A computed fold for a 66-nucleotide RNA from an Actinomycetes bacterium, annotated as Fluoride riboswitch aptamer (crcB RNA motif). The coordinates come from a structure-prediction model, not an experiment, and the mean pLDDT is 79. The model forms 100% of the base pairs in the Rfam consensus.
[in-house]
RNA sequence: GGUGAUGGCGGCGAUGGGGCUCGCCUGAACCGCCGCGUGGGCGCGGCUGAUGGCUCCUAGUGGACC
Numbered sequence: 001g002g003u004g005a006u007g008g009c010g011g012c013g014a015u016g017g018g019g020c021u022c023g024c025c026u027g028a029a030c031c032g033c034c035g036c037g038u039g040g041g042c043g044c045g046g047c048u049g050a051u052g053g054c055u056c057c058u059a060g061u062g063g064a065c066c
Stems, first nucleotide, its partner, number of pairs: 010025004016057006032047006
């Protein structure tokens, strides 16, 4: 100096924040789905969702009532 394992700090899970919890990563984890076209890249069209999961707040959207 390089590589591997383990541990720690920390980070990540398609749109914000808090609590609990699960999984993943440690220089990566992560960067949604479907249809058509294309050798691929990519282009066009369509769909769901502020959660990884539960819950609360905030923002947005739809409906009903006063």